[in-house]
RNA sequence: CCGUGCUAGACGGGGAGGUAGCGGUGCCCUGCAUCCGCAAUCCGCUAUAGCGGAGUUGAAUUCCUGUCAGAGGCUUACAAGUGUAAAGCAGUUAUGCUGCAAGGUGCAAUGAGAAUCGGGUCUUGCGCAACUUAGAAGCGUGAACCCCGUCAGGUCCGGAAGGAAGCAGCGGUAAGCGUGACUCUGGGUGUGCCGCAAGCCAGCCUGGUUUGAGUAUACUUGCACAUGGGACGUUUAUACUUGUCUGUCGAAGACAGGUGCACGG
Numbered sequence: 001c002c003g004u005g006c007u008a009g010a011c012g013g014g015g016a017g018g019u020a021g022c023g024g025u026g027c028c029c030u031g032c033a034u035c036c037g038c039a040a041u042c043c044g045c046u047a048u049a050g051c052g053g054a055g056u057u058g059a060a061u062u063c064c065u066g067u068c069a070g071a072g073g074c075u076u077a078c079a080a081g082u083g084u085a086a087a088g089c090a091g092u093u094a095u096g097c098u099g100c101a102a103g104g105u106g107c108a109a110u111g112a113g114a115a116u117c118g119g120g121u122c123u124u125g126c127g128c129a130a131c132u133u134a135g136a137a138g139c140g141u142g143a144a145c146c147c148c149g150u151c152a153g154g155u156c157c158g159g160a161a162g163g164a165a166g167c168a169g170c171g172g173u174a175a176g177c178g179u180g181a182c183u184c185u186g187g188g189u190g191u192g193c194c195g196c197a198a199g200c201c202a203g204c205c206u207g208g209u210u211u212g213a214g215u216a217u218a219c220u221u222g223c224a225c226a227u228g229g230g231a232c233g234u235u236u237a238u239a240c241u242u243g244u245c246u247g248u249c250g251a252a253g254a255c256a257g258g259u260g261c262a263c264g265g
Base pairs, nucleotide, nucleotide: 001265002264003263004262005261006260009057010056011055012030013029014028015027020046021045022044023043024042034054035053036052037051038050063258064257065256066255067254068253072249073248074247077244078243079242080241081240082239083238084237085236086235087234091232092231093230094227095226096225098224099223100222101221102220103219104217105216106215107214113211114210115209116208117207118206119205120204121203122199123198124197125196126195127194128192129191130189131188132187133186134185135184136183138179139178140177141176147172148171149170150169155164156163157162
């Protein structure tokens, strides 16, 4: 130096969390790195830190050490964005049948607006009329008998003369019934303003007098004022995302070095 066979070792690693501490199951990152049993109300160990069993590989690209490297996680501080909760007065928006100014539009010397007088509309009271209702009066009808008058016939009294009562009929009337819109008396009213009186905040219409140029507005704009948690902005707290910074752990990968035993040639 080569060949053969063994052994040590290796057969994923890391982060957070959990734990007195270590590792595992579970979650996450990287990546391909054997299988079975145990295991989050945990499982198994003790700084030599998974336990038990099997299998593959095996002294080197594969094991160990060091350096470089830096996927990813956690953390400190800051910034930005988004969401949630609360606060808060008036910065923005919104609202204002609030005010002022300007514009538009309408009206206006055929007189705006203001002042003053009057009337109507409006309310109340009284009267009158109208309407409606009741009654009276007028007219008609209206009693077999128990209303009146006259009473044919007939009846009764009487010797006679002559009397009496009285049905029907006729005439009239009581109670009742009907009539009509001519009259009278009373009652009533969402009828009418006809008359009188009183009231009359405001609005509308109308007539007269004085003065003499603006006035009106659910329109537009501007300013001011007011309201307001209805929104935006603002402040505080909290959660998430992104980025930078501080610290920490750290996979894959690259380079360098180191590292057994036996036999034979």
Bacterial large signal recognition particle RNA from a Clostridiaceae bacterium, 265 nucleotides, folded computationally. The coordinates come from a structure-prediction model, not an experiment, and the mean pLDDT is 75. Of the family's consensus pairs, 93% are formed in the model. Rfam family: Bacterial large signal recognition particle RNA. The family's RNA type in Rfam is non-coding RNA gene.